Source information
The part of an RNA shown here (small-subunit ribosomal RNA, 5' domain) has 485 nucleotides and comes from Koliella longiseta. The source organism's lineage runs through Eukaryota, Viridiplantae, core chlorophytes, Koliellaceae and Koliella. The gene name in the source record is rns. Its Rfam family is "Bacterial small subunit ribosomal RNA". Gene Ontology terms of the family: structural constituent of ribosome and ribosome. Its mean pLDDT, the model's own confidence on a scale to 100, is 80.
Context: one part of a larger RNA
Formats: sequence, structure tokens, C1' cells
RNA sequence: GAGUGAACGCUAGCGAUAGGCCUAACACAUGCAAGUUGAACGUUUAUUUAAAUUUAUAUUUUUAUAUAAAUUUAAAUAAAAGUAGCAAACGGGUGAGUAACACGUGAGAAUCUACCUUAUAGCUCGGCAUAAGAUUUAUCAAAUUCCGAAUAAUAAAUAAAGGUAAAAACCGCUAUAAGAUGAGCUCGCGGAAGAUUAGGUAGUUGGUGAGAUAAUAGCUCACCAAGCCAAAGAUCUUUAGCUGAUCUGAGAGGAUGAUCAGCCACACUGGGACUGAGACACGGCCCAGACGCUUUCGAGCGGCAGCAGUGAGGAAUCUUGGACAAUGGGCGAAAGCCUGAUCCAGCCAUAUCGCGUGAGUGAAGAAGGCUGUUUUGGUCGUAAAACUCUAAAUUCAAGUAAAGAUUAUGACAUUUCUUGAAUAAUAAGUCCCGGCCAACUUCGUGCCAGCAGCCGCGGUAAUACGAGGGGGGCGAGCGUUAUUC
Repeated sequence: GAGUGAACGCUAGCGAUAGGCCUAACACAUGCAAGUUGAACGUUUAUUUAAAUUUAUAUUUUUAUAUAAAUUUAAAUAAAAGUAGCAAACGGGUGAGUAACACGUGAGAAUCUACCUUAUAGCUCGGCAUAAGAUUUAUCAAAUUCCGAAUAAUAAAUAAAGGUAAAAACCGCUAUAAGAUGAGCUCGCGGAAGAUUAGGUAGUUGGUGAGAUAAUAGCUCACCAAGCCAAAGAUCUUUAGCUGAUCUGAGAGGAUGAUCAGCCACACUGGGACUGAGACACGGCCCAGACGCUUUCGAGCGGCAGCAGUGAGGAAUCUUGGACAAUGGGCGAAAGCCUGAUCCAGCCAUAUCGCGUGAGUGAAGAAGGCUGUUUUGGUCGUAAAACUCUAAAUUCAAGUAAAGAUUAUGACAUUUCUUGAAUAAUAAGUCCCGGCCAACUUCGUGCCAGCAGCCGCGGUAAUACGAGGGGGGCGAGCGUUAUUC
């Protein structure tokens, strides 16, 4: 000199853009953050419409007609749980662990891949179980749920389901082959510190066989051999998420890894599997533990490192806001529903950038302050006053209705833009002035009080302390502290 996710002191007019728990991966009240499909299915409730039946009343020629009520059936709409499907493995958070094929980069072979695309072929026959619920209280009870059989490309084995609709057709289902996407696995090389850590290893190193896996492999097991790693640093210890990048620097380097993007790991702590194409699963399950809450004391319930918010810790870090309008995601044939992702708004000079706090003329060189070689001077200083002007900002009013939106839909929004009116009115601080280092005098103090980044200053003429005047730097900021180059 440059930089910061900064903090502190003094001060503070406006806007735009970005950023905002670096500490306790400490504990969390409350609300919301993952649902959706009735065009898979059977129910329940309510309403409406139509038809049929029964009863009652009235009229009439008794049969018939009209009105009212009830029941049943069918259809439509709305709501409620339940079965079933898909999603919930994404999106969002955090960096505790990890020195590792975790990451980066470049290769590889022994793999899987829901939804999507392409192609070929198919969707036959049967069964009973259960949820919600119903009533006869021991029975009934649907399906794209579940179970069995048949059959093809193909040697063996192995498959299927229907729905909407007037129909055409569309949406589905099953199998196989390929693609796309995503994921798993292996290897070369690369990037911390310590030798005041020198030996480490026993499924350890390799083989044969078997098992397990989507797949290779001591991944696991039985047997056999005795290997394997290591001063080119094994093992152990400490520290640490890695990268694109960011800061600095002429560069080489050095430091960092906030925001944004990619990968990894984690979800109160430890362990485990289930479901599924995919998890060993943040808002799923089981077990154990700590903690908290409830209890009829038998037993239950919970997990903000999601968004807000609270307490605690700390020098220190925001609203319990609006909307799905846009972008994207899930479900659905669609309408649509959900979405604290996201888009917006709020708070904070935290940073960067922009604008303003007025402009011109103006010497009675005013008053006043300070100061001097003191009847006169110098300086603050064209500074003020005064006159003339302007309108950036602010306030008020009117108009336009452009863009984010396409045929429609705008949270933002008192949006943007244009015009007019009013008033110089409403807006300057902070640090420094001995040298480094731009800027000097007077008074007070008297090695005291104090200053200080280094050198140092202060013991009676202090340009270094404190105050006044004057001056210098930067300016809605200025200075200090911390930290990196």
C1' cells in the first nucleotide's frame, strides 16, 4: 500500500447492488418447510336431480289425480378418513468426523439404472385375504393390492391390469433389446505438520475352493503357503472437509476455502436393518444411551446442522413478513393442489458504487474570536450578511399505464416513467499537525498530569501533554483494534 463474512469509538442525508452466528455439530416454546391422484378402489356424511315403492291427507265418477313424508335405486357436486400408485433418496441445512481413491485430474472393466426416448412382442385362466366400513356380533366387504396356473422371443427359468370415453383414440401394464441420464467399483499422478513417532501388520500378504454382492475383490469362510508395508518416511500423533476459486504480489510465490458452483460427509450420541430403481433414509422404522416433556405410575412422546424465532455462549451477525406472478420441483389425462426451493419485501453505513448537503455576484475587508514589533497591523476571510439564480434530494398533486406475461394469471407495488407546485429551506463529520508524514502558534501544566506505531516527549519559555485559535488529510464517513499478502 492492498484486502476482510469483521468488531469497537465518535458521527450520520438519500439511493442501487451484494453480504449478514466466523463462537456452543449448545439446548430449543410456537407456526410453517412433502405431498398428490376420485380418469386405480370400496365406503361414510351432506346437498341437489330423476325414477320406483309405501303411508297419510284432499278432491272426484270408487279405479284416478294432486300434495306431503319415508324408503330404495341411479346420477351429479362437496367433504372426511381408509386401501392402492407415484413422490418422499430431489430440493434445503451444516462442516462434527475424515490425511482417505475423501477431493482434483487422467485412465479402466467385472456392474445396476424408476420416470424419459426408440424398436419388437404380448396383456390368457383362476383364487381369497385385508383396510375403511356395514349390520344380523360373527358374518359381509373392493381394486392398477396380494396369491396360484398357462404361454413367447430362448436351453432352463420367468410376465401382465386395467381406466376414461358414444367412438376414433388416449393414458396405462408385462417381457426383451438399445439409448439417454444417474449411480456403484478399480488404478496412475497431485496437494498438511511432527523422527523429541522406527519399526508396523495376523484376514495380515498371496493361492485354491465355496459363499455373498447389481458387480470385481480376504468382501466373508475353509484349507494351504509366509508373506506384505517401511528413511523416496511405514506405523503413530496433531491439525484439517476437498476443489473451481478468493486475497495479495511485477511475477515466482504466500495466505485463505465466507457468499456462488462441483464433489464428499453428517442429521441428539452409538448401532442395525426394512421398503424401494435408488437410503442403511434430516422432518421413516427398530435397539441402546444421555437429555427434555406428559402420566391414571401401567406406560407413552420428542429431536430446527430446513425458514422465521427463543435462551445460552460471544467483541459480533437480521423478520415468528408476502406470494406461488416468474424460474424450477412433486403428483395428476387435465383443471389444479403442494412447494420457508425460489422470487420479493423488512432490518443493519457490513462492503462497493452513485448522488446530495447549493451556485453566481459580493470589501462597510462588518461584528466577534485569535494574535502582534500595540494610537495604525495581521488572520479566520468572499468566508458571512446582502442581491440574483437553480432544484439534485425532500414533500405534495396530476397523468401515463411500458417491462418482468404468452390468449389469461403480477407477490413485488404508494413499481417504473412523465409533468407541475412549494421552499436555500431539511443534511458534516472525523483523525491528525516533533521526524518518518501533508499541516504552527498562544495559554495552562512543570519527569506531575499525561502522550506514544518506532525514535522518543514532559524536571518553568513543551510546534510531542491539556485547551483556544489557525492549518493538513479523508469525507457520510473517519479513526482504532484484529488478521492476510